[in-house]
């Protein structure tokens, strides 16, 4: 300049200071996620426990290693994500991902209601049409 992502703006006790300013508890707005009825839906659980953020899931061969369960390689099938430059939809052509944490034996949906997050990690480039706003 800009990407993924909810992960941003604003007020601000009170503190630092090189007096430019920095930090900042707390609040508010807004974005996100989760618990929770009547109805509805489901037989349900008992170690094969269940669930939740999130795209990060099915499947097949072949090796390893072997009780299940697992790990590697490699297709298919589905999903996600990318500025030649304002923004969103769609189709295509290329590239890149399919981790990873988490409750803690417990949770379908769920109005009223109640609790919570608002991090973190990256790029210097790689197209094409069709609409629509601005």
């Nucleotide at each position: 300049u800009g990407c993924c992502g909810a992960a941003u703006c604003c007020c601000g006790a009170g503190g630092c200071c090189a007096c430019g300013g920095c930090c900042g508890a707390g609040g508010g707005a807004c974005c996100g996620g989760g618990g929770g009825a009547c109805c509805c839906a489901c037989g349900u659980u008992g170690u094969u426990g269940g669930g939740g953020c999130g795209a990060a899931c099915c499947u097949c061969a072949g090796c390893c290693a072997g009780g299940a369960g697992g790990g590697c390689u490699g297709g298919g099938g589905a999903g996600c994500g990318c500025a030649g430059g304002c923004u969103c939809u769609u189709u295509u052509a290329g590239c890149g991902c399919u981790a990873g944490c988490c409750c803690g034996u417990c949770a379908g949906c769920u109005a009223a209601c109640c609790c919570c997050g608002g991090a973190g990690g990256c790029c210097c480039a790689c197209g094409a049409a069709a609409g629509a706003g601005g």
Predicted 3D model of a 134-nucleotide RNA (c-di-AMP riboswitch aptamer (ydaO/yuaA leader)) from a soil metagenome. Its Rfam family is "c-di-AMP riboswitch aptamer (ydaO/yuaA leader)". The family has 106 seed sequences and 7,607 matches in Rfam 15.1. The prediction has a mean pLDDT of 77. The RNAcentral record of the sequence draws on MGnify.